[in-house]
Context: one part of a larger RNA
RNA sequence: CUGGGCGUAAAGCGCGCGCAGGCGGACUUUCAAGUCAGGGGUGAAAUCCCGAGGCUCAACCUCGGAACUGCCUUUGAUACUGCAAGUCUUGAGUCCGAGAGAGGUGAGUGGAAUUCCUAGUGUAGAGGUGAAAUUCGUAGAUAUUAGGAAGAACACCAGUGGCGAAGGCGGCUCACUGGCUCGGUACUGACGCUGAGGCGCGAAAGCGUGGGGAGCAAACAGGAUUAGAUACCCUGGUAGUCCACGCCGUAAACGAUGAGAACUAGAUGUCGGGAGAAAUUGUCUCUCGGUGUCGCAGCUAACGCGUUAAGUUCUCCGCCUGGGGAGUACGCCGGCAACGGUAAAACUC
Numbered sequence: 001c002u003g004g005g006c007g008u009a010a011a012g013c014g015c016g017c018g019c020a021g022g023c024g025g026a027c028u029u030u031c032a033a034g035u036c037a038g039g040g041g042u043g044a045a046a047u048c049c050c051g052a053g054g055c056u057c058a059a060c061c062u063c064g065g066a067a068c069u070g071c072c073u074u075u076g077a078u079a080c081u082g083c084a085a086g087u088c089u090u091g092a093g094u095c096c097g098a099g100a101g102a103g104g105u106g107a108g109u110g111g112a113a114u115u116c117c118u119a120g121u122g123u124a125g126a127g128g129u130g131a132a133a134u135u136c137g138u139a140g141a142u143a144u145u146a147g148g149a150a151g152a153a154c155a156c157c158a159g160u161g162g163c164g165a166a167g168g169c170g171g172c173u174c175a176c177u178g179g180c181u182c183g184g185u186a187c188u189g190a191c192g193c194u195g196a197g198g199c200g201c202g203a204a205a206g207c208g209u210g211g212g213g214a215g216c217a218a219a220c221a222g223g224a225u226u227a228g229a230u231a232c233c234c235u236g237g238u239a240g241u242c243c244a245c246g247c248c249g250u251a252a253a254c255g256a257u258g259a260g261a262a263c264u265a266g267a268u269g270u271c272g273g274g275a276g277a278a279a280u281u282g283u284c285u286c287u288c289g290g291u292g293u294c295g296c297a298g299c300u301a302a303c304g305c306g307u308u309a310a311g312u313u314c315u316c317c318g319c320c321u322g323g324g325g326a327g328u329a330c331g332c333c334g335g336c337a338a339c340g341g342u343a344a345a346a347c348u349c
Stems, first nucleotide, its partner, number of pairs: 004320003007303002012317001014201004021194003025088005031082001033081002035077008049065006091191001092188003095184005103177007110154001114150008125136002162169002206247006215241002220236004258316006266294012298305002322349003331342004
């Protein structure tokens, strides 16, 4: 490289937007670039292949043929692709009418709990554990009542429930705002799909500046346990966790399953629409979109997947090529740093 692959064996970029590129619905006309057919020219010789011959054979050599799968040119064909022109509506989008939702951003606001402070009642314990101790408490703790302060998180509802491209999103109200679904089928008329580079978003931890700091809690200290105990358990406790702005750019960023499209038995639950029947509701049937479970065919090494495919196909992108060395070194790029991205080899089994 070819071939074969990527749920779990190596392998789907964390996710999106999108330039170039690749691919692309139905009908008609035109051209004849690709494509196909015929002719002509060329495709040196040698080599390779076939046939024959010469060295005693062979290697080797000689002769003939074929081949040289290519290029140029010419005459045609017009199904497909393509250029150009026109038309269409089923792909895509717009419009109108409805609908659900923790989708996002900002502002405001609520109650429970926790801790602390003040005051009252009250007295000797409290706390913690397997058992203890460190710790708190006669300077009045724990408990309990009233008042106040602060920060953070939002019990029940709550659900293989919903929304979002992913990360993720959960008290309530308002403002601004993104997407989705259903119905109508009025409009545009292929405007589409994918997407190397590129750009943006991206949990937690971490970093910078300034705030904030109730609870929790790396580090740290002490008490236990233990042979030891730099741990598990306990008492404390600082970064951090929270806010604003700016970085970082990684995760078992997982469905370990790229995106889009078409086709291929069913059964059952649930969420959001629509239609019909029965006819207030409840209920039943059909249908569209999402989300689960089981399962036929088929697939799979098996496990399992199974209209939300890992089935049958098409288009485009990414990635894999024995284990270790190593996601490391060097170089380059990015970053304040931490580190991230790209990414080997020697050697070894």
Molecule: small-subunit ribosomal RNA, central domain
Organism: metagenome